[in-house]
RNA sequence: UUCUUAUCAAGAGUAGGCGGAGGGACGAGCCCGAUGAAGCCCGGCAACCGACUUAACGAACGUUAAGCACGGUGCUAAUUCUCGCAGCAGUAGGCUGAGAGAUAAGAA
Numbered sequence: 001u002u003c004u005u006a007u008c009a010a011g012a013g014u015a016g017g018c019g020g021a022g023g024g025a026c027g028a029g030c031c032c033g034a035u036g037a038a039g040c041c042c043g044g045c046a047a048c049c050g051a052c053u054u055a056a057c058g059a060a061c062g063u064u065a066a067g068c069a070c071g072g073u074g075c076u077a078a079u080u081c082u083c084g085c086a087g088c089a090g091u092a093g094g095c096u097g098a099g100a101g102a103u104a105a106g107a108a
């Protein structure tokens, strides 16, 4: 980088530190930002994978469920901020699916 599978309406600092102008993937829009952006550190959230604990099944390897949060990630404005293609509905608002994107695990 590509492919497969799963998830994406919840949650997480309104008095944390450094830092200094940008950021919200892309396009359009709409927003956030010197009452301080990105980034780094700390804190926090979650529980995808591993470890561990308990229970059930099993001869065993193990499988499933619940828990834990020790390790590996991830996340920490707004539904993945909205729309971006198709269908339904149709004044508008709206609904469903796909695509795109993000994350995890596995494979090449």
Stems, first nucleotide, its partner, number of pairs: 001108008013042001016041003022032003026084004043076003048072003052067006080100001085097004
SAM riboswitch aptamer (S box leader) from Anoxybacillus flavithermus, 108 nucleotides, folded computationally. The coordinates come from a structure-prediction model, not an experiment, and the mean pLDDT is 82. The model forms 91% of the base pairs in the Rfam consensus. Rfam family: SAM riboswitch aptamer (S box leader). Rfam's curators write: The SAM riboswitch is found upstream of a number of genes which code for proteins involved in methionine or cysteine biosynthesis in Gram-positive bacteria.